This is a predicted structure of an 87-nucleotide RNA (c-di-GMP-I riboswitch aptamer) from an uncultured Anaerolineales bacterium.
Model confidence (mean pLDDT): 89 of 100.
RNA sequence: CUCCGAUAAAGGCAAAUCCGUCGAAAGACGGAGACGCAAAGCUACGGGUCUAACUUCCACGUGGAACAAGACCGCCGAGCCGCCGAA
Numbered sequence: 001c002u003c004c005g006a007u008a009a010a011g012g013c014a015a016a017u018c019c020g021u022c023g024a025a026a027g028a029c030g031g032a033g034a035c036g037c038a039a040a041g042c043u044a045c046g047g048g049u050c051u052a053a054c055u056u057c058c059a060c061g062u063g064g065a066a067c068a069a070g071a072c073c074g075c076c077g078a079g080c081c082g083c084c085g086a087a
Base pairs, nucleotide, nucleotide: 004085005084012037013036017032018031019030020029021028022027035074041080042079043078045077046076047075048072049071050070055066056065057064058063059062
């Protein structure tokens, strides 16, 4: 240095749920809260998943279908960066 990852030490993040705000929604942010996490740090780059406002189409009350330019990195992979050091 790389792989690796302790019932180590120091520190870190925070699922569900509840409250508030934003949003059409998915979801995001803040507070409370801890299921878990060694990248649960960052980047939507590839795949995947979620939503369907706009748009288009079909029937025309109003409903249905398709669609990401919206969202998820705590789904998998990739790239970048990073704390500690027993076996």